[in-house]
RNA sequence: AGGCACGUAGCUCAGGGGGAGAGCGCUACCCUGACGCGGUAGAAGUCGGCGGUUCGAAACCGCCCGUGCCUACCA
Numbered sequence: 001a002g003g004c005a006c007g008u009a010g011c012u013c014a015g016g017g018g019g020a021g022a023g024c025g026c027u028a029c030c031c032u033g034a035c036g037c038g039g040u041a042g043a044a045g046u047c048g049g050c051g052g053u054u055c056g057a058a059a060c061c062g063c064c065c066g067u068g069c070c071u072a073c074c075a
Base pairs, nucleotide, nucleotide: 001071002070003069004068005067006066007065010024011023012022013021018055026042027041028040029039030038048064049063050062051061052060
């Protein structure tokens, strides 16, 4: 330098044109002598950024940023 994959809640990830979600974690309450387990309820998101397409974009297209892998180049 080129190619491919990935970027969504604190963590690990699903979703792939019209409702933003799951598990774990976190908070409150119940339970317990207490802790844990268990139960109930809840908070937490610029869906990496910008632009485009569309009636409508997390998703499709372009550019950029970041991470990983592969190939090439080597002073």
The RNA shown here (transfer RNA) has 75 nucleotides and comes from an uncultured bacterium.
Its Rfam family is "tRNA". It is annotated as a transfer RNA.
The coordinates come from a structure-prediction model, not an experiment, and the mean pLDDT is 87.